[in-house]
RNA sequence: CCGAUGCAUGCGGGAGAACCGGGCUUGAAAUCCGGUGCCGAAGGAGCAACCGCCCCGGAAACUCUCAGGCUCAGGGACCGCAGGCACGAU
Numbered sequence: 001c002c003g004a005u006g007c008a009u010g011c012g013g014g015a016g017a018a019c020c021g022g023g024c025u026u027g028a029a030a031u032c033c034g035g036u037g038c039c040g041a042a043g044g045a046g047c048a049a050c051c052g053c054c055c056c057g058g059a060a061a062c063u064c065u066c067a068g069g070c071u072c073a074g075g076g077a078c079c080g081c082a083g084g085c086a087c088g089a090u
Base pairs, nucleotide, nucleotide: 002088003087005086006085007084009082010081011080012079013078018036019035020034021033022032023031037070038069039068043066044064045063046062050058051057052056
């Protein structure tokens, strides 16, 4: 000086899926109780294409739905930008 990579941080973008009854309330939302249903992109788990140093191990945006979510808010895999730390090549 550079960057194929990893980690956290800041900013921007960011999907899906419900209603009914009662309580509270001017009303709505939030929240509490009851009922049935639904979503997958926090996390978790499972199978496996594939990969490796091939004993074994790593593995998804697939599957499940324990958790989470189903107006707003918040969260949100992933993507982009910025600088930082680590690591690596020259």